[in-house]
RNA sequence: AGAGUUUGAUCCUGGCUCAGGACGAACGCUGACGGCGUGGAUUAGGCAUGCAAGUCGAACGAGAAAUUCCCCGCUUGCGGGGAAGAGUACAGUGGCGAACGGGUGAGUAACGCGUAGGUAUCUGCCUCGUAGACUGGGAUAGCCCCGGGAAACCGGGGGUAAUACCGGAUAUGUUUUACGAAACAAAGGUGGCCUCUGUUUACAAGCUGCCGCUAUGAGAUGAGCCUGCGUCAUAUUAGCUUGUUGGUAGGGUAAUGGCCUACCAAGGCGAUGAUGUGUAGCCGACCUUAACGGGUGACCGGCCACACUGGGAUUGAGAUACGGCCCAGACUCCUACGGGAGGCAGCAGUCGAGAAUAGUCUACAAUGGGGGAAACCCUGAUAGUGCGACGCCGUGUGUGCGAUUAAUUCCUUCGGGAUGUAAAGCACUUUUCUAUGAGAUAAAAGCUCUUUAGAUUAAUAGUUUAUUGAGACGGAUAUUAUUAUAGGAAUAAGCUCCGGCUAACUCCGUGCCAGCAGCCGCGGUAAUACGGAAGGAGCGAGCGUUGUCCGGAUUUACUAGGCGUAAAGGGCUAGUAGGCGACUAAUUAAGUUAUAUGUUAAAUCCCACGGCUCAACUGUGGUCCUGCAUGUAAUACUGGUUAGAUAGAGUACUGUAGAGGAAGGCAGAAUUCCUGGAGUAGCGGUGGAAUGCGCAGAUAUCAGGAAGAAUACCAAAAGCGAAGGCAGCCUUCUGGGCAGUUACUGACGCUGAAUAGCGAAGGUGUGGGUAGCGAACAGGAUUAGAUACCCUGGUAGUCCACACAGUAAACGAUGAUCACUAGAUGUUGGUGAGUAAAAAAAUCAUCAGUGUCGAAGUUAACGCAUUAAGUGAUCCGCCUGGGGAGUACGAUCGCAAGAUUGAAACUCAAAGGAAUUGACGGGACCCCGCACAAGCGGUGGAGCAUGUUGUUCAAUUCGAUGCAACGCGAAGAACCUUACCUGGGCUUGACUUCCCGAGAAGACCUAUGAAAGCAGGUUGUGCCCCUUCGGGGGAACUCGGUGACAGGUGCUGCAUGGCUGUCGUCAGCUCGUGUCGUGAGAUGUUGGGUUAAGUCCCGCAACGAGCGCAACCCCUGUUCUUAGUUACCAUCAUUAAGUUGGGGACUCUAAGAAUACUGCCAAGGUGACAACUUGGAGGAAGGUGGGGAUGAUGUCAAGUCAUCAUGGUCCUUAUGCCCAGGGCUACAAACGUGCUACAAUGGUCGGUACAAAGAGCCGCUAAACAGCGAUGUCAUGCUAAUCUCAAAAAGCCGACCUCAGUUCGGAUUGGAGUCUGCAACUCGACUCCAUGAAGUUGGAAUCGCUAGUAAUCGCGGAUCAGCAGGUCGCGGUGAAUACGUUCCCGGGGUUUGUACACACCGCCCGUCAAGUCAACCGAGUUGAUUGUACCCGAAGCUGGUGAGCGAAUCCGUAAGGAUAGCAGCCGACGAAGGUAUGGUCAGCAAGGGGGACUAAGUCGUAACAAGGUAGCCGUACCGGAAGGUGCGGCUG
Repeated sequence: AGAGUUUGAUCCUGGCUCAGGACGAACGCUGACGGCGUGGAUUAGGCAUGCAAGUCGAACGAGAAAUUCCCCGCUUGCGGGGAAGAGUACAGUGGCGAACGGGUGAGUAACGCGUAGGUAUCUGCCUCGUAGACUGGGAUAGCCCCGGGAAACCGGGGGUAAUACCGGAUAUGUUUUACGAAACAAAGGUGGCCUCUGUUUACAAGCUGCCGCUAUGAGAUGAGCCUGCGUCAUAUUAGCUUGUUGGUAGGGUAAUGGCCUACCAAGGCGAUGAUGUGUAGCCGACCUUAACGGGUGACCGGCCACACUGGGAUUGAGAUACGGCCCAGACUCCUACGGGAGGCAGCAGUCGAGAAUAGUCUACAAUGGGGGAAACCCUGAUAGUGCGACGCCGUGUGUGCGAUUAAUUCCUUCGGGAUGUAAAGCACUUUUCUAUGAGAUAAAAGCUCUUUAGAUUAAUAGUUUAUUGAGACGGAUAUUAUUAUAGGAAUAAGCUCCGGCUAACUCCGUGCCAGCAGCCGCGGUAAUACGGAAGGAGCGAGCGUUGUCCGGAUUUACUAGGCGUAAAGGGCUAGUAGGCGACUAAUUAAGUUAUAUGUUAAAUCCCACGGCUCAACUGUGGUCCUGCAUGUAAUACUGGUUAGAUAGAGUACUGUAGAGGAAGGCAGAAUUCCUGGAGUAGCGGUGGAAUGCGCAGAUAUCAGGAAGAAUACCAAAAGCGAAGGCAGCCUUCUGGGCAGUUACUGACGCUGAAUAGCGAAGGUGUGGGUAGCGAACAGGAUUAGAUACCCUGGUAGUCCACACAGUAAACGAUGAUCACUAGAUGUUGGUGAGUAAAAAAAUCAUCAGUGUCGAAGUUAACGCAUUAAGUGAUCCGCCUGGGGAGUACGAUCGCAAGAUUGAAACUCAAAGGAAUUGACGGGACCCCGCACAAGCGGUGGAGCAUGUUGUUCAAUUCGAUGCAACGCGAAGAACCUUACCUGGGCUUGACUUCCCGAGAAGACCUAUGAAAGCAGGUUGUGCCCCUUCGGGGGAACUCGGUGACAGGUGCUGCAUGGCUGUCGUCAGCUCGUGUCGUGAGAUGUUGGGUUAAGUCCCGCAACGAGCGCAACCCCUGUUCUUAGUUACCAUCAUUAAGUUGGGGACUCUAAGAAUACUGCCAAGGUGACAACUUGGAGGAAGGUGGGGAUGAUGUCAAGUCAUCAUGGUCCUUAUGCCCAGGGCUACAAACGUGCUACAAUGGUCGGUACAAAGAGCCGCUAAACAGCGAUGUCAUGCUAAUCUCAAAAAGCCGACCUCAGUUCGGAUUGGAGUCUGCAACUCGACUCCAUGAAGUUGGAAUCGCUAGUAAUCGCGGAUCAGCAGGUCGCGGUGAAUACGUUCCCGGGGUUUGUACACACCGCCCGUCAAGUCAACCGAGUUGAUUGUACCCGAAGCUGGUGAGCGAAUCCGUAAGGAUAGCAGCCGACGAAGGUAUGGUCAGCAAGGGGGACUAAGUCGUAACAAGGUAGCCGUACCGGAAGGUGCGGCUG
């Protein structure tokens, strides 16, 4: 630091996902040790049990018992007294503490917290001062007695103490004050001493030390209160507030204050977000980040709040009090039913809920706290330990050598490779572990003595401070850390992943199943993606998963984004608040800058140096804490104030253009209607029709009249307006702009939330009007249907007036304003200049508009470009993935339609923009082809042949299936072939290789059988080498055996090679370098011509090249040369005959050459050449002469596993092999390809003529003979220019037939034969005799062919024993037509549109039907919360009263009275509760409407191409549905 994912590919926009770090975590698998941390996040749910706050006898009174001993009564025992226990225990009064420490985060959006300030205040214990501490009094608990109660506990009587309580005195002081004065204190305890006084020589008064006490001043500490600033979301919460805001007076408080009360005023808060609602303890900090930020608020620390829920006060320095009290409520427990008790959010622990969080441990040794003079006591604070891999850090599980690279396992191309120096083995070490010993630091105080020196004092007493020495006590942790010795590799490795992102690959299993998955996506028989294995990669006592946060994400953009088309400019204008604002000078110092001071707690982070062996952890010091406050200084800029100026802005004046607006009037053309004339059969309408109108007289035509609406030409990317919008002419009223020129005002400006106004069409209301047009509606067509497009009608509406509505593709899809930044060229309005007699026009300059092109720049690209989408400034509006959805709910507006504002659940991994290459279009253009047209002949009808489908069958083997399967594989199924079926057999096999044994091989015979086979017999001893001649070995072959293996026309052509078809013999397909483009790509290859051709020429940011085209090859056409046998024969002989001699001229044969190249001429072609075209000459041939072979890049997962080859898979006494018979030849039906015909251009008979190309010894066969014939017999020639097949046929000559189902046609059937062959029944061909179907030229439709072609005629070959109507070749005879490219089909090129890219057989919309899911509405119902009004009114405080009670003080001799106070009662406030009525939120709900997602359902085809009616926006009506139509708008 990035990566994956939208596409065929590209760039951009944009979301989703991943890699990193972190955690109080949880879950899965695994688990050796230690250190340091950390651990109820959920039910602020309920709690058994134990402990967590006591202490002081030096404040006070009182004061046991058990037990032991002694004495007495009396002695069995019992009773009484005394001492010790003991001034001890328990309890009480009193003091201090209990408000700290510990827990939790429910509440709280607040002066709660943070930060910086302030003061009208208090402050126990502590510190330092000053002054005092005198003198009296009455109670009371404990205790004793009596009583009530189950208990808790309570009542009455009696006596008692204090540092408990109260009076008086005093007042340094303090407080109050009317300045006269008034009010206010106290407590003692303990240790010691005898100088003074007194007396029992040791005490008391006294003195003195210490601890206390009172008043007061100051400090410290802690607390209270107030203020500035900061502190979550929501406006679908916009108004809130009556003690509310302020004042005066009073009350209250420690203290300010509506804190409270009375009165007065009517304020206070709020778009800089009040009020409401939801959520939340805040901070230091923690996590993350480059930083800014974002998230969090566990542990540690600061603050706050709370203590079962709600309310309340008391005590106190401090509480509205976690382990106190009172009341109400819920819950739990006890009960004798009358009443009582309780509060773990302290430490452990328990139940519950939960994914989930520990011991009912040890100790006060240390640190700290409370009490005490102290010793001490208490302390679940704390220190420790235990449990948990929960986290961080550290250590180990061994080290070295060790190759026959062991075995196992896995893979394999079978050679080998991997695991792998890994193991084993040998040597070594001992951290850890086990056993046995040793064993700390943490501890020093304190206490009791003691030495010395101070302080206090009259004192050497006592007390106290420091100090020396000694002593006793003293450790939970701790069986510790650490260390010593011994032992022995001994006790110790897993988890996840391996398709890409992302490091790491193979085999097997599975077969869209099982499963995986963070995203993209894997799995449908060869899965590196599932499961297992082997191997590998990563981390390692852990590893993965899940969840959450930050990051990546510049994806909310302050740093640091955007808005023409991707999401995004408000429809337009005015203008409030707000924001921003031109020049000069002075002043100020708010912003700003500098500096100083204070603060920013500690811990944390960072740096340095230390301590634990290191590290984690931790100590010390430093930096930092970017903030806030205060002071001082500076004054450029911004702001404030003052003064001035004129460039912005405005006013006046002079001109000027205009469909700017409003009102009124007028005009002509057209349409329709009415009247009349004239006139007759149609008119109208369409793609074609029909509905409609018309003989009751239409349409067309003439004249007259009526009505409404709109204003042709001019007219123009022209003008005006803010936008919507505005068009005949005239008049009136009126807004704005522009130009010119001087004068004036003097920043008066720009923008603009909220608000106000304007705002097309459609729509609504009321009243008019209505010619034309025309939603709805009706009818006619079209159609499968046609709720449409087309036609005929036609209502609202369109028009006017007045109201409403407030939206459009309200668009330049581009907010307003200002400034700057090359030009070119139109056009509108104005002004100036020179020219011009004037007008007009033109030219130049300039200001203001409005267009086109274009540089820089910019943009993802397209494009924009002085009218910016460039460069800057100011202000406003808006956007943040697609869908759900501009929907729901709520609110506001509206008569309604509806508008404005505007979510979420859920769902997808995309949606989108621009451009590229293709493909496609019922887009355009150019060109070609037997593509159409023009012709000729067919197919489709018949019969037969053949192939296919289908059906049948035991089997009818398999494959080929639009063109490009169907006389195709098959160049030939009776057996064989043969793969199929039935039956009979074989199992190392019919065939290959290896091994063992035997035997040559082979030939022949017999039984049995359908054959295969099986059972026997006879014969035969070969070839090579060695030899001791007995024999042994070997090769080929045969038989038997063994196992490796053979075998498979079984499957997969969608695993493949090879071969082939097709587009297409179409003219295309590419590359290198260069250039252009961010890029995919483009250019070249496009353009102008031309060609059969990307053929060639010209031009050109291209220049070249390759595969194709053409040419080179073969046949054919002409000529020449050479050569003449088996071919040929002109001349010369010869013959029946080129038969023979001869010839080498000719034909022909087969070798080699030549020829044609637009070469020549003319015309055209071009800017000019050229390519090229047309015509001509010559020539056998003329423009590739004709034909063949030759098939570019690619397309169709085209065809073939059954030609062959081959991966994988399956079968192995069978899916292999052998055999016999059957089948592939079936037959209702359909299709393709052919043959023969339907006849006279013919048929039959007779005669007669002319080919080419082939084949032949297991062959072709002459001649002769036999047979009607197929053929047979005999026999000859030929291994072929020699012989044979072999007759060519159509043709020609002659005869008959005479238009008919025939002398056409030959199917079918009967009979008789021939040939081939083991064998013609299923199932061959041919011959003869007989028979003589259909068929009289073929519907829709469709095929071939452009010249030696079609048509027609015969001949030959391959295959082959035999079988040809098929096929491949050969020649004979031999036409017609092509105007032309509009149309059909196919192809090529250019261009255009595209929502297609599996590429139109594409994509895709909506209803309906089924399933699932979430949300909405919903009669109601349940709950939570809250407002308002009222009722009731606990505890308590407060006000009043207080006839009852009332020790201290006062008065009084006393009785008694007075006062403080108490009970009781009354009033105010007041929690919970209740009643009524609202708001908000949540749960459930019959039913309802839409949405999303689902497998291959139904109906149509709305959109994308001109998508077949261009589409879309707004609105209205209509329709199963997409949608249709009207009106206006937009071009996307």
Background
Small-subunit ribosomal RNA from a metagenome, 1532 nucleotides, folded computationally. The sequence is in RNAcentral, with records from SILVA.